[in-house]
Context: one part of a larger RNA
Molecule: large-subunit ribosomal RNA, domain IV
Organism: Candidatus Margulisiibacteriota bacterium
């Protein structure tokens, strides 16, 4: 010097990204216990006091048991006495409070760098499915769904609860519609090419047959078309002017759109400018809390806002406590070093 421990004057987070680590709290009984709340909780809230041993006393009393008892189990209070520095004497054995974000909760997860605000969840809603169900696996048989039957089963999204969930159907999707347009195979066969027994004026042509192509016309779904539909994919404006100080604009004008963001929230897990501005906390605060609203670029089931309880979650403040620190020191053991 390294590791693992013990102690440490005065101070007590000045350490540090951050109280990380350590210290502290710790048992039982009695007293006492706030905001808030979904009335269950919060709560062991917080905060106090007592504690050995002997006598009172295995008494009072409670339970069990019985017809009644005995017995058995548990077992004070009160008062008195007594020892030690120390009585929950060792081991064992919650630190607590205030505030904010997120997620309701218990749960689940990256076996071996992430346990979370991620996943799940009860619950909400949309949609498909009438049973040989939809859907899934399988060329198929068949199996699952289900030995179930719409209070059932599959799929999507949201995610307890409370208060709510606005406008837009132009585009895309889905559902419904069937008049018209378009449209495949197939049907149809106007017509045309080749061949050609045979006929013939013998080389042209005609011709039964064969073969190839093929017009009109008929012809489903789909698409076009017409409607509906947002807890379907999604979207939810700009410019100019105006009030008797100024400022601002309830008001007006105009352009565009399918419609121009409602309630609530807002420098936010979202705010670039930004350490916005004001207030609080500190002697001093880019963090934190409360407001404001100029929302670069919140916003209503990719849910909005609120919210008790819960959390090895994340941020801020405090009490207690301490070698984290001022700033070190001392001690123990194991290494390191020397010899073997």
């Nucleotide at each position: 010097c390294u590791c693992u421990c013990g102690c440490u004057a005065a101070g007590g987070a000045a350490c540090u990204c951050g109280g990380c680590a350590a210290a502290a709290u710790g048992g039982u009984u009695u007293c006492g216990u706030a905001a808030c709340u979904u009335c269950g909780g919060g709560a062991g809230a917080a905060g106090a006091a007592a504690c050995g041993c002997c006598c009172u006393a295995g008494u009072a009393g409670a339970g069990u048991g019985u017809c009644a008892a005995a017995g058995c189990u548990c077992g004070a209070a009160u008062g008195g006495g007594u020892c030690a520095c120390a009585g929950a004497a060792a081991c064992c054995a919650g630190a607590c409070u205030c505030u904010u974000g997120c997620a309701a909760c218990u749960g689940u997860u990256u076996a071996a760098c992430a346990a979370a605000a991620a996943c799940a969840c009860a619950g909400g809603u949309c949609u498909c499915u009438g049973c040989a169900a939809a859907c899934c696996a399988g060329a198929a048989a068949u199996g699952g769904g289900a030995a179930g039957u719409a209070u059932a089963g599959g799929g999507g999204c949201c995610g307890a609860u409370g208060c709510c969930u606005g406008c837009c159907c132009a585009g895309u999707g889905c559902u419904g519609g069937a008049a018209g347009g378009u449209u495949a195979a197939g049907g149809g066969g106007c017509g045309a090419g080749c061949u050609g027994a045979g006929a013939u004026u013998a080389u042209a042509u005609c011709a039964a047959g064969g073969u190839u192509c093929a017009a009109a016309c008929c012809g489903a779904a789909g698409c076009c078309c017409c409607a509906g539909u947002g807890a379907a994919c999604g979207g939810c404006g700009g410019c100019c002017g105006u009030a008797a100080c100024u400022a601002u604009a309830a008001c007006g004008g105009u352009c565009c759109u399918a419609a121009g963001g409602u309630a609530g929230c807002g420098a936010a897990a979202u705010u670039c400018c930004u350490u916005g501005u004001c207030g609080g906390g500190u002697a001093a605060g880019u963090u934190c809390c409360g407001a404001c609203c100029c929302g670069c670029a919140c916003g209503a089931a990719a849910g909005g806002c609120a919210g008790a309880a819960u959390g090895a979650c994340a941020g801020g403040a405090g009490u207690g406590c301490u070698g984290u620190c001022u700033c070190g020191g001392c001690g123990a053991g194991a290494g390191a070093c020397u010899c073997g």